[in-house]
């Protein structure tokens, strides 16, 4: 810093997801050491047990026991000292309001930050001054009684104090009055004099002190206040009665409705009150470039709480975490009578949770409390445990070491890799063991000298035998996790087969998975790694920095106009904004920066910088705002003109429709694709005359005018609004905008009441459909019309909010002017105001927009923020209703869009081609046979091809063979190949058993030789790798080949234009068969297709002249044979045809058209030749090949069966229905080809197939070989025939080992169905169709088929409307597996969330009354009281208590209401769900835009 994901590809707009950094984490795998930190986020859920606040004897009284030594003893005991004034509990003081703990509550002066108190208070502690006289009476402890189970209470009686009470003294304290005086100055405030009034104290002591008591200042600590700051809802807009102010009083430390009495009626809110929701603020923390945005553990700071509500006392401070009272839950003890008890202190339990520590050790440091001090208390602290929970260090060796070991993977079999990595060899010695030694933190109070400063001896370590530090021995005890499709480093192999699973996204996974799932390897961090949730960040996706709104989301439908935002030009003030300086704060600590301390790092000290804020002051004075003045260009007013569907009343007119009355008039009319409803002989339609109503105003009319939008059209009058246009005066900033708010506001609709002619929702019929509640016809009624009052919404659109101002122009118009010109209208130049096309910069994702901006600024206002759910629920607010406005969320997708591109595609267009269709001929569909296919049968009926472009295809030949399929019987290195070893034969001939495949036997055989053996192809035998597979997958491929299609296309290079995909060329005028060519052009060129070259035919010339010719010239039966070299013919070379020539049209062109010439004329006719690609077309069964699978078989031999089956159904074809015809006779003319395991001639045989025969011939020489239709003669005469030949009976022929299943002929006999073929569909445009025969290929044999050949030889084409297929150019599109495409909606079925409900069940919260505990104020106090006073006493008195009333008031109740969650039969709609139902609504003109 950015990537991934929307399409076929592009840009845009947008959402989604990732990478990165955090963290009190948690959860999976794994875990050597240490150091700093850190550790219940959930249940403010409940607590067993310890411990956490005490302390003084130098404030006061009481005052023990064990145990021990003495004496007495009746031996039970009982007294004494010591223990010991000790322990201990009380009275008293001080502390206990700090520390520690949570964050439940609070939206607050509770926090932060700056101020203010002249409105205020401070124990302890400093510092000043003063004071400490002198009295009395009480009570706990304690002893005694008495109640209670305990807690704990009670009488009585004794006693002290630094406990209480008076009294004296008394001020610079305090209250009252009087004067004087300083200060801010509304009204205070301080000081200083003077009367007068109040009010004080305690003592202890080691004699040194420490205490008390009042008054002043100080420190510090606190109250109370005030500006300004920081959460979320408006689907919370109105809220308050002590409320808001005033006097008075009472209260408090202190202002103050803080309370109360009484007076006023007022206070607070759209700058958001009230009311709900959340939430403890902040310094900081994380992140981020920043500004921001989340957050607020640990550590600081304030608050707030302490079981839950409530109150108060004590006190210098609490309305008190370890205090009391009361009330309420709960827990516990109880003897039922009554009691106790509050870990949000340390630990620790249980609960809950995904989760979070030991009932540890210590006061030694550092704070605190008490004490004069020793000390004593301190779960604050300080340390130790538990935990990888996090940051930091360090380790798990280090060197060297290649036959690249063994082993694992992988492999193209040759290696690669793991891998120097291992082992070995030499070394170090962290960390963890083991021995030793061994800290710092600790120096003070206190002693001791010293008047003092100061000095000096000495004591105390939880951590801990811990940090360190020295020494031994040992590589020896220490690595794992994730993750390799892309994003994003990192590939391979096997399992798996839309299974099992994976996944942040887009996606993988249906037999070759770098995506699962295991192996190797690798990459990437590493004592961790990954996961998962959170947060900030990429995200400029809320946009202050830093965004948009014509079509992507998004300008209110439009005006008026409040608030409120923002506003001309000059001048002068003034200092609030605004700038600069200074001051003061901005706590510490984190951040930063330097330096320093732990070995280093985290960590930790110091020091500086920083803290963008607020306040307060000195100053500037451009700017804004505020004051005052002035201008006149913004804006208004006022003259004077003309244009107008502006608005609204009210009068009129004409044309047409309809209907009504009358005339003519007569069989239809309407109405449509096509009809039919319907109207008409009761007289329609059509035509003349008249009348009646209602609407609505042709022609002009015009991207003309007008209005703010919506809207507005005949004429005339009345009333009215606004604009522009001239020229002058006047006002003087009066002006934009515009939240709320009021107003208009199409068409439909709705209330009342008219009106109603034509149209017309609903209806009804008639058609059309497969249906047709549609579309089309005929009717037809609400509505449409007027009036009034509602409704308030539209694609209410220019899909563009108003104002202002600026930035090229061309041309058209409508309205005024003005200058020129005229006699005048017109033209012509010019101003201003509106409305329009085109284009400059410029903008824009692209389309485009462009002085009428979507350019370039400025002010206001609305809106927007992924698609769906959804403009939908709730709730509110308007309406009669209908239904508007306002407006979410669960849940769900990865996407939903915009421009444009290329394609395809369209019942869009244009142009133009093809036997496409039309003309034509001739089939096919129907008979019978073939043959090929489907199905069906079968032990098998091998397999494959399936729209065209599968079906007389593979197969150019299934009786065995072929043959792959079925039955049987065999064989197992194999029917074929390599290599090793043996071994002597294999072949050949016989025999045996078999069906044969095979088994077995017999006979014979090789070269060479030293006679001893040696060697030997193939064959046998073993043996080893291994062969063999028509066994899968053509969706793993090569290779062919089919189609589109011989259609004219398909592309590059470079330039150019486009952000870009892509466009241009290739499009466009022509013209061609042809992207064939001309011309034009931002394109110029190429290239594969076209065409040409190539074969073959047509004409001619030449050469050559045997097997082929034969004119002339000899012969013959015959080109037979002599010759001949012309002709034909062979085959070889060449010639020709190129729009070359004319002429016409054509752009002077390309080219057409027409002629001449010519054997051939515009590509002369036929062939071969098939471009980018398309179809996952075919083909693993030709071959060939990855996978995979079978190996005594899914190989291999052999016999016999099948592929030949046969109720059908399809396609291809032969042969027919007959007279252009069939039979017999007779007779003529091809071409291309075959031919030695072959063609075969003459002659003989046989009705014939054919058999004898064998001449010739590897063939221009001979064979096959008769060509046939046609001609010519005759006979058949329309009939299931003298058509037609199936079948089928018998005789036969050939091939062949073998014609039983299962071949082809041939004679004779038989003699089916067929009498030209529904729907429907083929094939041809010239030597073609049609029709005749003849060949070859395969092949023993077997062809109606396939490939050739040549004979006879037409019809017809007007044309391109339409069927079909293609080509180019355009145009929509929501398709791009591209129309066989996409998609919509109900039903039916599953699941999910949501609303709605008869109710119910909580939670809060408000009124109104009942009740009223502690307290706390008031009153009262007849019962009760020592101090003081009066009294000799009794008693009074002051003063108080208790009780009893009374305000106030928690909890409780009763009643009614908001809010708000839970859950609900059963309702309602959304949403998702591989194949489910109905249709076809929409994207093309989507077939009815």
């Nucleotide at each position: 810093a950015g990537a991934g994901u929307u399409u076929g590809a592009u840009c845009c707009u947008g959402g989604c997801u990732c990478a990165g950094a955090a963290c009190g984490a948690a959860c999976g795998c794994u875990g050597g050491c240490g150091g700093c930190g850190u550790g219940c986020u959930u249940a403010a859920c409940a607590c067993a047990u310890g411990c956490a606040a005490g302390u003084c004897g130098u404030a006061c009284g009481c005052g023990a026991a064990a145990g021990u030594c003495c004496c007495c003893u009746u031996c039970g005991g009982g007294g004494g000292g010591c223990g010991a004034g000790u322990a201990g509990a009380g009275u008293g003081g001080c502390a206990a309001a700090c520390g520690g703990g949570u964050g439940a509550g609070u939206a607050a002066c509770a926090c932060g930050u700056g101020g203010g108190c002249a409105a205020c208070c401070u124990u302890c502690c400093c510092u000043a001054a003063g004071g400490u006289g002198g009295g009395g009476a009480a009570u706990a402890a304690c002893a005694u009684c008495u109640c209670g189970a305990a807690a704990g209470a009670g009488g009585u009686g004794c006693u002290a104090a630094u406990a209480c009470c008076g009294c004296a003294u008394g001020a610079c304290a305090u209250c009252g009055c009087g004067c004087u005086u300083u200060c801010c100055c509304u009204g205070g405030a301080g000081a200083g004099c003077g009367c007068g009034g109040u009010c004080a104290a305690a003592g202890c002591u080691c004699c040194g002190g420490c205490g008390c008591c009042u008054u002043a200042g100080g420190a510090u600590g606190g109250g109370c206040u005030c500006g300004c700051g920081g959460u979320c809802c408006a689907u919370u807009a109105g809220g308050c009665a002590g409320u808001u102010g005033g006097u008075g009083a009472g209260g408090u430390a202190a202002c103050g409705g803080c309370u109360c009495a009484c007076c006023a009626a007022a206070c607070c809110u759209g700058a958001g009150a009230u009311g709900g929701a959340u939430a403890g603020c902040u310094g900081g923390u994380c992140u981020g470039a920043g500004a921001g945005g989340a957050u607020g553990a640990u550590c600081a700071g304030c608050c707030a709480c302490a079981c839950u509500g409530g109150a108060a006392c004590u006190g210098a401070g609490a309305c008190a975490c370890g205090g009391u009272c009361c009330a309420g839950a709960c827990u516990c003890c109880u003897a039922c009578g009554g009691g106790a008890g509050g870990c949000a202190g340390c630990a620790g339990u249980g609960g809950g949770g995904a989760a979070u520590a030991u009932u540890g050790c210590g006061c030694a440091a550092u704070g605190g409390g008490c004490g004069a001090a020793a000390g004593c208390c301190u779960g604050a602290c300080g340390c130790a445990g538990c935990a990888a929970c996090g940051c930091c260090g360090c380790g798990u060796g280090g060197g060297u070491g290649a036959u690249g070991a063994a082993g694992g993977c992988c492999u193209g079999c040759g290696g690669g890799u793991c891998g120097u990595a291992a082992a070995a060899c030499c070394c170090u010695g962290u960390c963890g063991g083991a021995g030793g030694g061994g800290a710092a933190g600790a120096a003070a109070u206190g002693c001791c000298c010293g008047a003092a400063a100061g000095g000096g001896a000495g004591c105390u370590g939880a951590c801990g035998g811990u940090a360190c530090c020295c020494u031994c021995a040992a590589a020896g005890g220490a690595a794992g996790c994730a993750u390799c499709g892309g994003c994003u480093a990192a590939c391979u192999c096997c399992g798996u087969g839309c299974c099992a699973g994976c996944a942040g996204c887009c996606g993988c996974g249906g037999u070759a998975a770098u995506a699962c799932g295991g192996g190797g390897g690798a990459u990437g961090c590493g004592a961790g790694c990954g996961u998962u949730g959170u947060u900030c960040g990429g995200a400029a996706u809320u946009a202050c920095u830093g965004g948009g709104c014509g079509u992507a989301a998004a300008g209110c439908g439009c005006g008026u106009g409040u608030a409120g935002g923002c506003g001309g030009c000059c001048c002068g003030g003034c200092a609030a904004g605004u700038c600069a300086g200074g001051u003061g704060u901005g706590a510490a600590a984190u951040a930063c920066c330097g330096u320093g301390g732990c070995u280093u790092a985290a960590c930790c000290a110091c020091g500086g910088a920083a803290u963008u804020g607020c306040a307060u002051u000195u100053g500037a004075a451009a700017c804004u705002a505020c004051c005052a003045g002035g201008c006149u260009u913004g804006a208004a007013u006022g003259c004077g003109g003309g244009a107008g569907a502006g608005g609204g009343a009210a009068g009129g007119g004409g044309a047409a429709u309809u209907c009504c009355g009358g005339g003519u008039g007569u069989a239809g009319a309407g109405g449509u694709g096509a009809a039919a409803u319907u109207c008409g002989u009761a007289g329609a339609u059509a035509u003349c005359c008249g009348g009646a109503g209602g609407a609505a105003u042709a022609c002009c009319g015009g991207c003309g005018g007008c209005g703010a939008a919506g809207g507005c059209g005949c004429c005339u009058u009345c009333c009215u609004g606004g604009a522009c246009c001239g020229a002058c005066a006047u006002u003087g900033a009066c002006g934009c905008u515009g939240a709320g708010a009021c107003g208009c506001g199409a068409a439909a609709g709705c209330g009342u009441g008219g009106g109603g002619a034509g149209c017309a929702a609903a209806c009804a019929g008639g058609a059309u459909u497969a249906g047709a509640u549609a579309c089309c016809c005929u009717g037809g009624u609400a509505g449409u019309c007027c009036a009034c009052g509602c409704c308030g919404u539209a694609a209410a659109c220019g899909a563009u909010g108003a104002g202002c101002a600026c930035u090229a122009g061309g041309u058209g118009u409508u309205g005024c002017g003005g200058g020129u010109a005229u006699c005048g209208a017109c033209c012509c130049c010019u101003g201003c105001a509106g409305u329009g096309c085109c284009g400059u910069a410029g903008c824009a994702a692209a389309c485009g927009c462009g002085u009428u901006a979507a350019g370039u600024g400025c002010u206001c206002c609305g809106c927007c923020u992924g698609g769906g759910g959804a403009g939908u629920a709730c709730g509110g607010c308007c309406g009669c209703a209908a239904g508007g406005c306002u407006a979410a969320a669960a849940c769900u997708c990865a996407a939903a869009g915009g421009a444009a591109u290329u394609g395809a595609c369209g019942g869009g267009g244009g142009c133009c081609c093809g036997c496409a269709c039309a003309a034509g001929c001739g089939g096919u569909g129907g008979a019978g046979u073939a043959u090929g296919u489907g199905g069906u049968u079968u032990a098998a009926u091998u397999c494959g091809a399936c729209g065209c472009a599968a079906c007389g295809c593979g197969a150019a030949g299934a009786a065995c063979c072929u043959u792959a399929c079925c039955c049987a019987g065999a064989c197992u290195u194999g029917a074929c190949a390599g290599c090793c070893g043996g071994u002597a034969u294999a072949g050949c001939u016989c025999c045996g058993c078999g069906a044969a495949a095979g088994c077995g036997g017999a006979g014979g055989u090789g070269u060479c030789u030293u006679c001893g053996g040696a060697c030997g192809a193939a064959g046998c035998c073993g043996g080893u790798a291994c062969a063999g597979g028509u066994g899968c997958u053509g969706c793993a491929u090569g290779g062919c080949u089919g189609u589109c299609g011989u259609c004219a296309g398909c592309u590059c290079g470079u330039g150019u234009c486009g952000u870009g995909a892509g466009a241009u060329g290739u499009u466009g005028g022509g013209u061609u068969a042809a992207g064939u060519c001309c011309c034009g052009c931002a394109a110029c060129g190429a290239g594969c297709g076209c065409a040409a070259c190539c074969c073959u035919u047509g004409u001619c010339c030449u050469u050559a002249g045997u097997u082929a010719c034969c004119a002339u010239c000899a012969u013959u039966a015959a080109g037979u044979u002599g010759g001949g070299g012309a002709c034909u013919c062979u085959a070889g070379g060449g010639a020709g045809a190129c729009u070359g020539c004319c002429g016409g049209u054509g752009u002077u062109a390309a080219a057409c058209c027409g002629g001449a010439g010519g054997a051939a004329g515009g590509u002369g006719g036929g062939g071969a030749u098939g471009a980018c690609g398309u179809c996952a077309a075919g083909u693993c069964c030709u071959c060939a090949u990855g996978g995979c699978c079978c190996u005594u078989a899914c190989g291999u031999c052999u016999g016999g069966g099948g592929c030949u089956a046969c109720a059908c159904a399809c396609g291809u074809a032969c042969u027919a229905c007959a007279a252009u015809g069939g039979c017999c006779g007779g007779c003529a003319c091809a071409a291309a080809g075959a031919g030695c395991a072959g063609c075969a001639a003459a002659c003989c045989c046989g009705c014939g197939a054919g058999g004898g025969g064998g001449a010739g011939c590897a063939a221009a020489u001979c064979u096959c070989a008769a060509a046939a239709a046609a001609c010519c003669g005759g006979c058949c005469u329309c009939a299931g025939u003298u058509c037609a030949g199936a079948u089928u009976g018998g005789a036969g022929u050939c091939u062949g080992c073998a014609a039983c299943u299962c071949g082809a002929c041939u004679c004779c006999a038989u003699g089916a169905a067929g009498g030209c073929g529904g729907a429907a569909u083929c094939g041809c445009u010239a030597g073609u169709a049609a029709u005749c025969g003849c060949g070859u290929a395969u092949c023993a044999g077997c062809a109606u088929g396939a490939c050739g050949c040549g004979g006879u030889g037409a019809a017809u084409a007007c044309g391109u409307u339409c069927c079909c297929g293609g080509g180019c150019c355009u145009u929509g599109u929501a398709c791009a597996c591209a129309c066989c495409g996409c998609c919509c909606g109900u039903c039916a079925c599953a699941c999910c969330a949501c609303a709605a409900a008869a109710g119910u069940c909580g939670a809060u919260u408000g009124g109104a009354c009942c009740u009223g505990a502690a307290a706390a104020c008031g009153g009262u106090g007849c019962g009760c009281c020592a101090a003081c006073c009066c009294g000799c006493a009794a008693g009074g008195g002051a003063g108080g208590c208790a009780g009893c009333c009374g305000u106030u008031u928690a909890c409780g109740g009763u009643c009614u209401g908001g809010u708000u969650g839970g859950u609900g039969a059963u309702u309602g709609g959304g949403g998702u769900g591989a194949a489910g139902u109905c249709g076809u609504a929409a994207c093309a003109a989507g077939g009815u835009a």

Small-subunit ribosomal RNA from a metagenome, 1489 nucleotides, folded computationally.
The coordinates come from a structure-prediction model, not an experiment, and the mean pLDDT is 86.
The RNAcentral record of the sequence draws on SILVA.
Rfam family: Bacterial small subunit ribosomal RNA. Its family is annotated with structural constituent of ribosome and ribosome in the Gene Ontology.